[in-house]
Molecule: transfer RNA
Organism: Candidatus Uhrbacteria bacterium
RNA sequence: GCGCGCAUAGCUCAGUCUGGUAGAGCAGGUGACUCUUAAUCACUUGGUCGAGGGUUCAAAUCCCCCUGCGCGCACCA
Numbered sequence: 001g002c003g004c005g006c007a008u009a010g011c012u013c014a015g016u017c018u019g020g021u022a023g024a025g026c027a028g029g030u031g032a033c034u035c036u037u038a039a040u041c042a043c044u045u046g047g048u049c050g051a052g053g054g055u056u057c058a059a060a061u062c063c064c065c066c067u068g069c070g071c072g073c074a075c076c077a
Base pairs, nucleotide, nucleotide: 001073002072003071004070005069006068007067010026011025012024013023020057028044029043030042031041032040050066052064053063054062
C1' cells in the first nucleotide's frame, strides 16, 4: 500500500441482512427473605450506538469519508 472483519450500558455481547419504542446477561442501587452474610426473589439506575457529513417522514441499521483495533496479502533498497 491492497483486501476483510470489529467499534452498541462499567464488562461480555445481541440487534444491522429486511430503516420504525435501543436490548440481554453480568456488575451497581433499593427492598424482600435470613440471627447475620452468601445464595435466591422483586423492583430499579446506567447509552453522543467510534467522529463528521449525506439520503429519508424516520438511521445503531442505507451511502460517503475519517479514526482506532485485529487478521490476511503485497513491498522491504